[in-house]
A computed fold for a 675-nucleotide part of an RNA from Choristocarpus tenellus, annotated as large-subunit ribosomal RNA, domain II.
Context: one part of a larger RNA
Formats: sequence, C1' cells, structure tokens
RNA sequence: GUCAGUGAAUUAAUAUAAAAGGCGAGCUUAAAUCUAUUUGAUGUAGGCGAAGAUAAAUCGAGUCAAUCGAGGGCGAUAGUCUUCUAUUUUAUACCCGAAACCGUCUGAUCUAAACUUGAGCAGGUUGAUAUUAUAAUGGCAACAUUUUUUGGAAGACCGAACCCGUGUAUGUGGCAAAAUACUGGGAUGACUUGAGUUUAGGGGUGAAAGGCUAAUCAAAGUCGGUGAUAGCUGGAUUUCUGCGAAAUCUAUUUAAGUAGAGCGUCUUAUUAGGGAAUAAGGGGUAGAGCACUGUAUGAUGGAUGGGGAGAUUUUCUCUUACUGAAGUUUGGCAAACUUCGAAUACUUAUUUACUAUUUAGGGCAGACAGAACAUAGAUGCUAAGAUCUAUGUUCUAAAGGGAAACAGCCCAAAUUUAAAGCUAAGGUCCAUAAAAAAUUUUUAGUGAAUAAGGUGACUUCAUAUCUUUAAUAAUCAGAAGGUAGGCUUGGAAGCAGCCAUUCUUUAAAGAUAGCGUAACAGCUCACUGGUUGAGAUUUAAAGUCCUAAUAAUUCUGAGGGCUUAAAUAUUUUACCGAAGCUUUAGACAAAUUAUUGUGGUAGCAGAACGUUCCGUAGGUUUAUGAAGUUAAAGCGAAAGCUAUUAAUUGAAAUAUCGGAAGUGAGAAUACUGAC
Repeated sequence: GUCAGUGAAUUAAUAUAAAAGGCGAGCUUAAAUCUAUUUGAUGUAGGCGAAGAUAAAUCGAGUCAAUCGAGGGCGAUAGUCUUCUAUUUUAUACCCGAAACCGUCUGAUCUAAACUUGAGCAGGUUGAUAUUAUAAUGGCAACAUUUUUUGGAAGACCGAACCCGUGUAUGUGGCAAAAUACUGGGAUGACUUGAGUUUAGGGGUGAAAGGCUAAUCAAAGUCGGUGAUAGCUGGAUUUCUGCGAAAUCUAUUUAAGUAGAGCGUCUUAUUAGGGAAUAAGGGGUAGAGCACUGUAUGAUGGAUGGGGAGAUUUUCUCUUACUGAAGUUUGGCAAACUUCGAAUACUUAUUUACUAUUUAGGGCAGACAGAACAUAGAUGCUAAGAUCUAUGUUCUAAAGGGAAACAGCCCAAAUUUAAAGCUAAGGUCCAUAAAAAAUUUUUAGUGAAUAAGGUGACUUCAUAUCUUUAAUAAUCAGAAGGUAGGCUUGGAAGCAGCCAUUCUUUAAAGAUAGCGUAACAGCUCACUGGUUGAGAUUUAAAGUCCUAAUAAUUCUGAGGGCUUAAAUAUUUUACCGAAGCUUUAGACAAAUUAUUGUGGUAGCAGAACGUUCCGUAGGUUUAUGAAGUUAAAGCGAAAGCUAUUAAUUGAAAUAUCGGAAGUGAGAAUACUGAC
C1' cells in the first nucleotide's frame, strides 16, 4: 500500500416541552409483603394540584401600599400519573489523542564514584640524589670542586601490547541503533584491568558536560490512581422529502471559548406586515457661503500706540521713506465654522381589483475567524489581494453561459425527461455555433500594457485680421537731402556713450532695427513702386497616430492570422448563444381546483429502507433442495425488493403486523489479520 474483519450520542436518575393514553377537583403510590413470580394484588407514608396578597401581623376572591380622589402591582378552577420522542443537569457521557502530577515497587551485569582482593605494562634512550678511589686542586678541619668507580631516579623521552578517540574519508533501511580505514594521544602512572562489594529517583554519583544512573535523564523504569484533563487537532457508518442561516451587537482573566439579543426551523395562536402613489413632518449631511469662531492674500488707512528729535522734562510740541492696531475694500480656506441648504433616508397618515407576509408564546438549533466587487468615508503615501466603518450585490451555501484558463466580475437561479423552439450577457475570417450593408478615422500591427511633457504628423470644426481699390510669399528697382544733428572723444560720420529726436524732397525712405569699419566706406531691414494673381496669417477646440517607451522561453490580441479591415467611430438589419423563457411527457408538495412551487453548507422538521433478536409461529416454506455464494433479468423515486432464471451448495429459513437494539463505514498519520 491493497483486501477482509473491528471501529464512535450509550445507560441510569433528573428537569422541561411535544405527542399518545388513564382518571379528573382530584391524580398517584415509594419502601415492603403476598401470589399463579418479566404477572396480579396489598401497601396512602410521601409528592403534585385545588387561593391568593403582604416583610409580617392579618385579610381572603381578593390582597398590598396610602395624600382625598382617580388609578397601580400580584391574583381570582385543570390538574395529575404512565409510555415514547427531543433536549438539560449529574455521572467517563459520541470516539481516539497529550506533555504532565501523585503513590507502591524494580534496577549500579551499562555507566559514575568508592571499598576489598588480585593481575598487567616488548624493546630502546637519557642518566638525578647517592656512592668508590692511596687520584688532583682548595681548605687547619668539617667539607667543596674536578676526574674516576658503582648505581639506576622520573605523574622523564621514543615506541608495541593495553587504554583512549585528534583529523579526514567511507558508511547513513550501515558490518555496526556510533562501525571501518588511514592518521593521531597516553603508554611506571591522578595508569589500565579481573572478581567481589557499597551508594537509588527530587535520590545517587559527578577532576562539573546538566554528564551518567541497563540503546531511557532539566528528574530512570514498572504497575496503579486512570477511561487524568484537553475552550485544541482528527474522525463519526442507509435513503428520500420540506424549509433554510450566521460570521453582527452586548458582556466576559474575554478575543480559537461561552452567554443574552439579532438571523434559521418546528409548533400554537394571530393578520397587525411589505411595495407603489400622494400628503404632512423634523433635520443640518452633500453643496454653498464668510454673518460668527479660526486661518489667510493684495490695496487703502495711519491710532492720545511703539520708535526718533526738541524743549519750558510727572508734562508738552514736532516728525519720517521704519513698525503697522481699529476701520474700509478685494479675492480665498475649514471634520471638531454656519447668515444658508438639497437629493436620498427616516416617521406618520390616506388611497390601491398590487403582494403575502407580520407579531406573540413555547421546543430545538447552528453561528458570533468571513471574502471580493461597487459606492460614501477613516487610517495609510487619495500605497496594498492592506486595515476599519456604512449601504448594496455575489460567493460562502449556487451548478449553467460569458470573461482563453479565473470562489466574490457580467448574464442567469439546475424537480425529472426530449437529437424541439425563442432569447440574455457575449459574439458571428479559422480553430468555433453564427454576418452582411452604409459612412468616417488610423499605417502605428495603433488596435493588442503606461504618465507628465512635445514649435512631431494628419483629419475635422470654428474665431479674428488682411485680401481683385491685388493680400501673403517670391522676384526686380528704390530706400534720398539739410547732416558727419548737438555733446563727448585721439576719432564718434544712422549704428562706444549722453541729450534731443526736427524740417525738406518724395511713390517711399527711422537723426535708424541688424551686420560691418580705427573712423569712414560697404551689405541688409523698416518703408515705397513694378512683375505675378487667390487666398494668406492668427488664435482656440475635437479626433487619431507618433515620441517620451530600457530585460531576460512566446517583442503582453490566448493562437493562426488581419490593413477602404477580421482595427476604430456612428448607423441599419439578420443570426448564433445558457440547466433562463416557451414547448413534449411525467413525479412530488401546497391548494382557493385557477394555479403556484420543488439549488442548497451549518441546522430544524418529516417519511421510509435494511440488519440481529423476540412475539405472531405447535402457523407457513423446505432433500421434488432452506439459508448462503456467483451471474443475469425484472420491479421501485431512493435506501432496496423479487415465490423470476441459471449455476453451485446441502439443512434450516421465515411472510404479515408489532416489540427490543452491541442496527448500516471509505476516511480517524484508526485497530487486528493476510498478502
């Protein structure tokens, strides 16, 4: 892992409610006794009820309080016993699951330390104290030093046995629940080791690592208390039918729990309910505004103010370009501003050939981790698939069609059946069901990811000015004189700078807009004329494209592919497209007999199937083959059923209607067995 078997709301008492039954102003026995002993009697102790009100005295269908009255609170005849079902409480209390806590015992053959008695340590090296000498030197001597003889110390050195376990590699379901190989440390010592003995669990032992104490140690193992407890995780077994939630508020040593309320269901009463229209209300939100409270812009204004000066100095006078109060005026801002002020919402009333709910009592719940989207806000960065409120929808508990795929988006609510039709969202070149037409725009594969910005490109619609008395552009010609204006200056002649900026000739021409010269000169411009001949210029707006645009499989339509489109904008008419709607044929529920309804998690309620045993049953089936097993067929809405058939097998099985439960498995890292 597979298969088979086992595997989880039970029993007792208690309280409440529903149902059924008995008796009824009453109902009922408990212990116990007797008996024909799963029976029937006896048994009236006790319990509940029939009267309440008050703290009580007390009164009584009433009573309590007192300030007169009016009124108010609690009351004024249906219970009780049994059975069954559901739930509560107490017990292990639906099942499995801790780490722990406590008690009695068992362990020192492992290991820690100690005690008693034994054992072991190849070989080599170094050569301590000490010692010999009729030696030498020094010393009076004891003695010291040197040389020499002997000697053999050491938690000494090198290195086997032995003990240990430094590093690396292998091994990692291994040879091994700690090993192997190479390498390494100690190896006469605080050494190693045999046998025997001692210390025992909040205790031992520990050259101390919380180490070791029999593969177990921040408190051993064993059995017991024990089915410890678990607001935590997991699991909990046949079918069908009706209805169908919540993830909120309040409280909580409360936040993973629980209780009351709200939301579900069943039951008994009830029709008060909902929608729409109209009318009447209160409000201080959105907006708006600045009259208040604050904040804040420009101007004006200029105080018996501040500052300064003067003098005759408790005071007075003067003063400015500084400061800048009130006032005036201008245009703003505000969740904790309001002279104002909606839409909605809410409340009430009326109407309605609209709809069918609503409220109260009682039984039983579940739920109190919610999610996304849209809108109004708060926190945050007007960040988040973020967090917190409010209103709504969907998911949760909802399948179907669309969005390539995609709980929460768009369309739409699946009782069953059909190889019928019409549509929704969304689509109609191909994959892929279904399409054509008309008129624009775009060339960027834009469409098919993106901003500010852009004197980038195109299209469209306007505005203003000029224009056949000739515009705009281009081209030809002119663009002069007084004068080189005055001043300044080395020079200053239109053009370094300062001042002024006139007059004349003209079709027109600035005491000059620019380049240029040392200063002149020279070249343009303004301005004018000729040629040409129809629009030109300006300012806004709309649409599309481009740019801005830089990343790693497929340059981000899901792909092929698409350019007067299969893109885009506007329009028209068809078609496809769902479990929607209609149609065909049924089932069930309700029911007013017309019709309506039947998705569903937690959950509530109802109706059934099957298993084992008992009564029915001294019946019925059965060797002319029971039950079982295998295969097929038929019936039923399902669990299931068959006295239908075939095979196998060989001895019991059991209709019907009832009763009682060790009553239904695929899940529990379930348990046992087999493979």
RNAcentral holds the full RNA, with entries from ENA.